[in-house]
RNA sequence: GAUAAAGGCAAACCCGCCGCGAGGCGGGGACGCAAAGCCACGGGACUGACCCCAGCGAGGGCUCCAGUUAGCCGGGUUGCCGAA
Numbered sequence: 001g002a003u004a005a006a007g008g009c010a011a012a013c014c015c016g017c018c019g020c021g022a023g024g025c026g027g028g029g030a031c032g033c034a035a036a037g038c039c040a041c042g043g044g045a046c047u048g049a050c051c052c053c054a055g056c057g058a059g060g061g062c063u064c065c066a067g068u069u070a071g072c073c074g075g076g077u078u079g080c081c082g083a084a
Stems, first nucleotide, its partner, number of pairs: 001081001008033002013028006031071001037077003041074003044069005051061003
């Protein structure tokens, strides 16, 4: 970062499985992505067991703690091509 070349990844949704959940994995599928490769270091957003309130329950509260999100941003790190 280009109306280049070779490619790559794969949103939503559907099916199956795992998880309390956010969400993850596999298959299908493409909204898009120059790192939409990898990493939870910083910020953000999201989830919640235990516990508390509630007669049980539904529901609500808490976030010390545990987790999710890299396709939220920043940061770290690795990588294809090579026009202006």
Molecule: c-di-GMP-I riboswitch aptamer
Organism: soil metagenome